[in-house]
Molecule: transfer RNA
Organism: Aureispira sp.
RNA sequence: AUGGAUAUAGUUCAGUCAGGUCAGAAUGCUACAUUUGGGAUGUAGUGGUCGCAGGUUCGAAUCCUGCUAUCCAUA
Numbered sequence: 001a002u003g004g005a006u007a008u009a010g011u012u013c014a015g016u017c018a019g020g021u022c023a024g025a026a027u028g029c030u031a032c033a034u035u036u037g038g039g040a041u042g043u044a045g046u047g048g049u050c051g052c053a054g055g056u057u058c059g060a061a062u063c064c065u066g067c068u069a070u071c072c073a074u075a
Base pairs, nucleotide, nucleotide: 001074002073003072004071005070006069007068010027011026012025013024020058028046029045030044031043032042033041051067052066053065054064055063
């Protein structure tokens, strides 16, 4: 330099193919119950304008364009 992949909650991921009812799961954290205490378990709560900026559309995590970061391959 060229090509490809990835970016969503504190963490690990699903959802993108096929635009709307999709902001979800597990885990973490907080409170309470249980326990002599801790751990485990149960209940309730908590948390993300979906990497950034534009465009299309009545409507975008999802489609289009550019950019950024990380990883891989080739030169």